[in-house]
RNA sequence: AGAGUUUGAUCCUGGCUCAGGACGAACGCUGGCGGCGUGCCUAACACAUGCAAGUCGAACGGACGAGGCCCCUUCGGGGACCGAGUUAGUGGCGAACGGGUGAGUAACGCGUGAGCAACCUGCCUCUCAGUGGGGGACAACAGUUAGAAAUGACUGCUAAUACCGCAUAUAAUGUACGGACCGCAUGAUCUGUACAUGAAAGAUUUAUCGCUGAGAGAUGGGCUCGCGUCUGAUUAGAUAGUUGGCGGGGUAACGGCCCACCAAGUCGACGAUCAGUAGCCGGUCUGAGUGGAUGAACGGCCACAUUGGGACUGAGAUACGGCCCAGACUCCUACGGGAGGCAGCAGUGGGGAAUAUUGGGCAAUGGGGGAAACCCUGACCCAGCAACGCCGCGUGAAGGAAGAAGGCCUUCGGGUUGUAAACUUCUUUUACCAGGGAAGAAGAAAGUGACGGUACCUGGAGAAAAAGCCACGGCUAACUACGUGCCAGCAGCCGCGGUAAUACGUAGGUGGCAAGCGUUGUCCGGAUUUACUGGGUGUAAAGGGCGUGUAGGCGGGAUUACAGGUCAGAUGUGAAAUACCGGGGCUCAACUCCGGGGCUGCAUUUGAAACCGUAAUUCUUGAGUAUCGGAGAGGCAGGCGGAAUUCCUAGUGUAGCGGUGAAAUGCGUAGAUAUUAGGAGGAACACCAGUGGCGAAGGCGGCCUGCUGGACGACAACUGACGCUGAGGCGCGAAAGCGUGGGGAGCAAACAGGAUUAGAUACCCUGGUAGUCCACGCCGUAAACGAUGAAUACUAGGUGUUGGUGAGCAAAGCUCAUCAGUGCCGUCGCAAACGCAGUAAGCAUUCCACCUGGGGAGUACGUUCGCAAGAAUGAAACUCAAAGGAAUUGACGGGGACCCGCACAAGCGGUGGAGCAUGUGGUUUAAUUCGAAGCAACGCGAAGAACCUUACCAAGUCUUGACAUCCCACUGAAUAACACUUAAUCGUGUUAGUCCUUCGGGACAGUGGUGACAGGUGGUGCAUGGUUGUCGUCAGCUCGUGUCGUGAGAUGUUGGGUUAAGUCCCGCAACGAGCGCAACCCCUAUUCUUAGUAGCCAGCAGUUCGGCUGGGCACUCUGAGAAGACUGCCAGGGAUAACCUGGAGGAAGGUGGGGAUGACGUCAAAUCAUCAUGCCCCUUAUGACUUGGGCUACACACGUGCUACAAUGGCGUAAACAAAGGGAAGCGAGACCGCGAGGUGGAGCAAAUCCCAAAAAUAACGUCUCAGUUCGGGUUGUAGUCUGCAACUCGACUACAUGAAGCUGGAAUCGCUAGUAAUCGCGAAUCAGAAUGUCGCGGUGAAUACGUUCCCGGGUCUUGCACACACCGCCCGUCA
Repeated sequence: AGAGUUUGAUCCUGGCUCAGGACGAACGCUGGCGGCGUGCCUAACACAUGCAAGUCGAACGGACGAGGCCCCUUCGGGGACCGAGUUAGUGGCGAACGGGUGAGUAACGCGUGAGCAACCUGCCUCUCAGUGGGGGACAACAGUUAGAAAUGACUGCUAAUACCGCAUAUAAUGUACGGACCGCAUGAUCUGUACAUGAAAGAUUUAUCGCUGAGAGAUGGGCUCGCGUCUGAUUAGAUAGUUGGCGGGGUAACGGCCCACCAAGUCGACGAUCAGUAGCCGGUCUGAGUGGAUGAACGGCCACAUUGGGACUGAGAUACGGCCCAGACUCCUACGGGAGGCAGCAGUGGGGAAUAUUGGGCAAUGGGGGAAACCCUGACCCAGCAACGCCGCGUGAAGGAAGAAGGCCUUCGGGUUGUAAACUUCUUUUACCAGGGAAGAAGAAAGUGACGGUACCUGGAGAAAAAGCCACGGCUAACUACGUGCCAGCAGCCGCGGUAAUACGUAGGUGGCAAGCGUUGUCCGGAUUUACUGGGUGUAAAGGGCGUGUAGGCGGGAUUACAGGUCAGAUGUGAAAUACCGGGGCUCAACUCCGGGGCUGCAUUUGAAACCGUAAUUCUUGAGUAUCGGAGAGGCAGGCGGAAUUCCUAGUGUAGCGGUGAAAUGCGUAGAUAUUAGGAGGAACACCAGUGGCGAAGGCGGCCUGCUGGACGACAACUGACGCUGAGGCGCGAAAGCGUGGGGAGCAAACAGGAUUAGAUACCCUGGUAGUCCACGCCGUAAACGAUGAAUACUAGGUGUUGGUGAGCAAAGCUCAUCAGUGCCGUCGCAAACGCAGUAAGCAUUCCACCUGGGGAGUACGUUCGCAAGAAUGAAACUCAAAGGAAUUGACGGGGACCCGCACAAGCGGUGGAGCAUGUGGUUUAAUUCGAAGCAACGCGAAGAACCUUACCAAGUCUUGACAUCCCACUGAAUAACACUUAAUCGUGUUAGUCCUUCGGGACAGUGGUGACAGGUGGUGCAUGGUUGUCGUCAGCUCGUGUCGUGAGAUGUUGGGUUAAGUCCCGCAACGAGCGCAACCCCUAUUCUUAGUAGCCAGCAGUUCGGCUGGGCACUCUGAGAAGACUGCCAGGGAUAACCUGGAGGAAGGUGGGGAUGACGUCAAAUCAUCAUGCCCCUUAUGACUUGGGCUACACACGUGCUACAAUGGCGUAAACAAAGGGAAGCGAGACCGCGAGGUGGAGCAAAUCCCAAAAAUAACGUCUCAGUUCGGGUUGUAGUCUGCAACUCGACUACAUGAAGCUGGAAUCGCUAGUAAUCGCGAAUCAGAAUGUCGCGGUGAAUACGUUCCCGGGUCUUGCACACACCGCCCGUCA
């Protein structure tokens, strides 16, 4: 000293929470010793029992009396005297102290400082004087007597330091008359004279102690006053002895303290009264401090003593352990009556989370009595109990690595626990045993110790008897494993836990503190979060709606005085203890003793006089008045005007009008709307009109008149601080609303009807009543806003505008200056930022109002106001950890601007209807294995399920295993063939059949066995890698440095153009760079060079007429290498740019066409079943083998396709032209056979040579003639072919026969911009066989695009936002 928490992130405001310290504490776990302290905070609840205040015989009479002495004696005893000592009673002193508690008390109770000229004071000290002489009683005692008792009653006797007269007495008191002196005053002090009143007690020994009067002191009290002393105004008025006076009474003393009379005062927004709470202080805790909280223990004061009241005694009480009365409670009782008071020390019950022994002693300190000895003392000194607190000590120390064992973790290598232990050596504090043994004890000496045989000292034995608690996600020091699986639980705040939890529980380890450690509670701190020090109010909570003005607060220049505030010095006080500093004593410390300083305060006094204040004088600049002048929707009243709407009357005129997005309700043939003329009535005043004017605000708008308020300018005549603000008060105060009475054209809540809609108590339409208007009276609120209180002074500029004045000029005007308003921009400064910025939100001063987290709530209750509606004032319980402001980046908008895309539009062809193929859903099933799910799943994984595949189901088998590595034993093979058995695998049997060698064996393989392990298409794609889809081939995504911003961030990347493009140019606080774009790569279009075999053939020759051969490489083609296209050239546009438009040339022109290539990222997108992989799960099974079945099911729904519905066609005949591929377990020619699928056979070809291979649409000729057909071909029957161990479930193809639906397809929807769509065939991969799918190839070959309003998707800029899981968001109400 700060930290966590609002957000995707940021800054601010703001609350909540934490880290610190403390405690008379309590609870949980644990617990060795000692010292010093502390210990009913709750029931001022009730109390059994014991003790807590007595003492004096030197005040007194008596009683008892150890003992002594004398006399008598019947020797049993009796009597007199002395008598230590004990004592009930009389008497004296004490009991008013000490001890307890905090109920009451908001008060002169307490604190502090004064005063008493208004007082008292026993015992104590000092001084002066005195102590003479008498008297009468009452207890005790004796007798009688009442009562259960407590307690009495009567009669008689008696003493005193008990009681009462007398004498004496001043320096006492009172009265009267003086004198001196002091005081603000009442009056005080000193002093004189006269009169009156009033004392005394003895005891014992001789030393004294007492007694009386007076004075002084000391101590202790009493009373009065200044100042200070909690909360509430939802308590605003209180008060009749109340306030004062005169006169009395009373008191120690003043006083309405009490009384009679008189007056009507007194207190109060500077908070009376009332209500609630509370003993106050020194101090204690905390805090940097100001402060805040608190008032246990120790000390001072007060109050109380079962509750309430009262007096007596006394120096002192209205008396804790005294009295009387009343109440409640308890106890005794013979029922008549009595007794009691622990908030003294112990102790009991009760209450409570909770607080101790019915202990020892008067040895010390102190108190009471006494001459003293001494007695009493639960005050006090000690001991006991309690980790309740503070302080100190210990539980061992040194060495010790095989880094033991065990535990935990592990990447299995190790790491850690950990020098820790064991082990070796050493020590003995404390505890234990034994011996010795205090100080505290004072004075001349002796004697006296509860604590206590305690502290302390010495000796002895032995590491021996002695460690826990909390935490470990962040704040906050300290991490792993297992268990659990939004469960159990944790949590101070944020928050953890839904199968890999450092946050739950346990363990290991670690951190912290330690005889304690945590938790709970309370207080202060942090919190500048009540802000005096030290906060705010435009938007976060917060400026009153506006004015006027009372109290109050603050206030211009000059001079003088005073000394209240202020400042300085001195004096008194501020108790002690505590705290601080310096020392001393207990071994240290805690604790304690001594000394010092301080106690920031109050009072008195002496000074100072600047400032504030007060008083006086004066001034003019603040303020006001007068004069002159102009501006204005300022206010009130009266009158006048025209336009328009509506209505009425009359005319013209005819079928509609009106209204809407579209309609309807409505009006109209009984004549509307329209139009013309006349009239009625009410309300509002177009244009001018303007961030123009006026007003305090609300507000004010046709014109004229009257009355009237304010502001402004000029001048400088007058007053002379008269000012500013303003709690309460008073007034004004839009609209709506209320009351009474008018008025009512238009408009228009409510209401009615028509529409819209799922509904429509709305928006739209047709009507329409209050109301809107006027007069009078209420209401008193608004986003009454500039969300900005009023006033004054100061602080760069620029530019408009309104009103006035002055000056100048070249004058319908312009310029300059100035005053008062009203706007904009902007510097400094301020601000969280936005912004404000001479009209401040700047810098200062004064005054008022208001705020202190969100919700509950501007609600409830109370009060005031109001006719009511309601207004003003204005909480709490409970609940949340946020609520909020400004700005940032995104996403989003049925916001805006710009741009693009087969996105729409313009076209062509489809899908959706039919049949079939194929995939999916659903259903079914023993199983119909699994995955994929909007676009971006659905002819997808699957480039091809009859067995296999295969993961699914049924049945039968195996268990170190079908597959891998290691070990042991045995065998010699492995392999092949055959036979038996089985549904098949499995199983059984027979035959054939090795290599190297040093002869030990080895290699390799098989069989059997043991355990490590294998195996899993089992789970989790939300634990992962890799791969992929998608936005999207969209033009974007970022970085470095710099700059701007408190910051998140911005700039760059925005802007003006341009592009397919963040492509390029220009500009610019940016300058550069990277990933993307483009280019580089491949194919294709043109040409050239080179090379010609298996390719080609122009020319030459031959020919079986086939490039077949010779020959050639010109051409086609093939392959390798080059060239070519770059806005290079021209014109125009554009900014002299980039670029665009057009043109030339060219095979190709502005990216020539196509492909490959996919930025940062999004979707927890897809895949654990391609593969890899963490964790979990199975292990005679979720692994492995085999046979058969299933993945091919079938009421149905959807997607993707094929074939069609026909004449641009079908069929038949004959004829023409490709490209790209494939081929050895292969392609397979010619030939022959079969109607055909195909078969027989086998030439050629590992391919520019041979084969697949026939291209088809097309063109030609012929036929069909619009029909379910010579269209269409499903389905079915029969017979076959091929592949294959095997075509039943479940293949393809062929022939003959059969000949279904279907005649162009609803809503909706898909593809395509040129060699494209459409259409036609060909090939390949997979593959034994099995394409309408997929991937390729070529042939024929269109139409259309005005354009970007709209739909969808995307990009850039901008705007709004309460969204950020980001509009599939957030969120409101009702119901459950």
A computed fold for a 1376-nucleotide RNA from an uncultured bacterium, annotated as small-subunit ribosomal RNA. Its Rfam family is "Bacterial small subunit ribosomal RNA". Its mean pLDDT, the model's own confidence on a scale to 100, is 85.